[in-house]
Context: one part of a larger RNA
């Protein structure tokens, strides 16, 4: 010199764009962050419209409408986080997969007979502090079950054949929405094979499901995945095995390059979800805001026994040199669900905060003395700050006050940002300049002061009485809303 997710100190006017727990994968109060479908099902209803009945008090029904809990159907496996772990079950590139699977979408085919027993919700009974059950009655369905069929589909077979396998004709606003089974597609993913990217040999042998065979078994799928026999193999200086580090790509800094460092922000891949383990549902999960088990923490408790898991948004504590608001809309993009109206959405769009960075703009302009006052030097002549100031003639950019005021919304309304951008008028230089150097490297000197003391320093080195090198002033030099200091990389 450049660079930074940066800290410190001094200092500070304004805008646009981005960035902001690098440390304790320490624990966390409170709110919120994934629901949604009444056009799948019973049920329930203050009110509301129509009716019938009235003893005028009300009662019964039907409809439209609306739902807490429930039953069912989809999503919760996506989106947000984080970097423990992992040197290879991952990443990256180039295949393979006659060894595989795919829910919703889209095409194309072919179907949907005819029934069947339940259970939640509701009611009754007793239990429990509570969390959350227990026994009995009652019902519904696109919940479940079995029987027919079987263009296809699977098994067997050489083939004729032969077993075996769906379905909700369900909602509708009568336009559709859905159901089963097959076959292709799209996008997704699952295995699997060459290559390829860290140290250390003061880490040299290392392995028993190990290596490979046969046969089950398991998986959507090949496989020691896994089990039982049977062989006695595999890897290893081209560094096995161990141990240390460490998510890996695009990239991103610096360099002329070749390299050398890194891997925040945004994309992609991967692991994780208090710590360990397990599996259950489902097209996928071995699942961050699901279950179940231990273990640590933490809470409630009537002591019997229960509840939690911010490495999702903001927040706290608490480590740290250090990093923000318990903000606002669902008005855009998106995602879920719904027919669809619409709900939900700390995704996401904005907005708050921080000079943390990059960019950009101001903080005035012209004119004005052989040169005001005042500092500072000083050879006492003068020299310098210095056209600097003041005077005078403009300007108004931002700022301030005051008026109007968007697009972002594809056809009429709807816009959190936002009474914001931006526009117009008004007064007025007005409200806006620091920092860090001034021995040599290295651009920039004089004075007093101090006297090996205070003290400076990045190296070499300055200070011991005329210090240009320490402190302070005046001057200068550099940068400039910043300037230097540390730190860490080329």
């Nucleotide at each position: 010199g450049g660079a930074u997710g940066a800290a410190c100190g001094c200092u500070a006017g304004c805008g646009g764009c981005g960035c902001g727990c690098u440390u304790a994968a320490u624990g966390c109060a409170u709110g919120c962050a994934a629901g949604u479908c009444g056009a799948g099902c019973g049920a329930u209803g203050a009110g509301g419209u129509c009716u019938c009945c009235u003893u005028c008090g009300g009662g019964g029904g039907a409809c439209a409408c609306a739902u807490c809990a429930g039953c069912g159907g989809c999503a919760g496996a996506c989106g947000g986080g984080u970097g423990a772990g992992u040197a290879a079950u991952a990443c990256g590139u180039a295949g393979g997969u006659a060894a595989c699977c795919u829910a919703c979408c889209c095409c194309a085919g072919a179907g949907a007979c005819a029934g069947g027993g339940a259970u939640a919700a509701c009611c009754c009974u007793a239990g429990g502090a509570a969390a959350c059950g227990a026994g009995g009655g009652c019902u519904a369905a696109u919940a479940c079950c079995g029987g027919a069929u079987g263009a296809c589909c699977u098994c067997c077979g050489g083939a004729a054949g032969g077993a075996g396998g769906a379905a909700a004709g369900g909602c509708u606003c009568a336009g559709g929405c859905g159901c089963u089974c097959u076959g292709g597609g799209a996008g997704g993913g699952g295995c699997u094979u060459g290559c390829g990217g860290c140290c250390c040999a003061u880490c040299a042998g290392c392995u028993a499901g190990u290596u490979g065979g046969u046969a089950g078994g398991g998986u959507a799928a090949a496989g020691g995945c896994c089990u039982a026999c049977c062989a006695a193999g595999g890897c290893g200086a081209a560094g096995a095995c161990g141990g240390g580090u460490a998510g890996g790509g695009g990239g991103u800094g610096u360099g002329a390059g070749a390299g050398c460092a890194c891997g925040g922000c945004c994309c992609c891949c991967c692991a994780c979800a208090a710590u360990g383990g397990g599996a259950c549902u489902g097209a996928a999960a071995c699942a961050c805001g699901g279950c179940c088990c231990a273990u640590a923490c933490u809470c409630c408790u009537a002591c019997g026994g229960g509840a939690g898991g911010c490495a999702g948004c903001a927040g706290c504590a608490g480590g740290g040199a250090a990093u923000a608001u318990u903000g606002c809309a669902c008005a855009a993009u998106a995602g879920g669900c719904g027919a669809a109206a619409g709900c939900c959405u700390g995704a996401u769009g904005c907005a708050g905060c921080g000079a943390c960075g990059c960019c950009g703009c101001g903080u005035g302009a012209g004119u004005g003395a052989a040169g005001a006052a005042g500092g500072c030097c000083u050879u006492c002549g003068g020299g310098u700050c210095g056209u600097a100031a003041a005077g005078c003639u403009c300007u108004u950019u931002u700022g301030u006050a005051g008026g109007g005021g968007a697009a972002g919304a594809g056809g009429a309304a709807g816009g959190a940002c936002g009474g914001u951008a931006c526009c117009c008028u008004a007064a007025g230089a007005a409200g806006a300049a620091g920092c860090g150097u001034c021995g040599g490297c290295u651009a920039a000197c004089u004075a007093c002061g101090u006297g090996c003391c205070a003290g400076c320093a990045g190296c070499c080195g300055c200070g011991g009485u005329a210090a240009g090198a320490c402190g302070u002033a005046g001057g200068a030099c550099g940068c400039g809303a910043g300037c230097g200091u540390u730190a860490u990389c080329c």

Small-subunit ribosomal RNA, 5' domain from an uncultured organism, 490 nucleotides, folded computationally. Rfam family: Bacterial small subunit ribosomal RNA.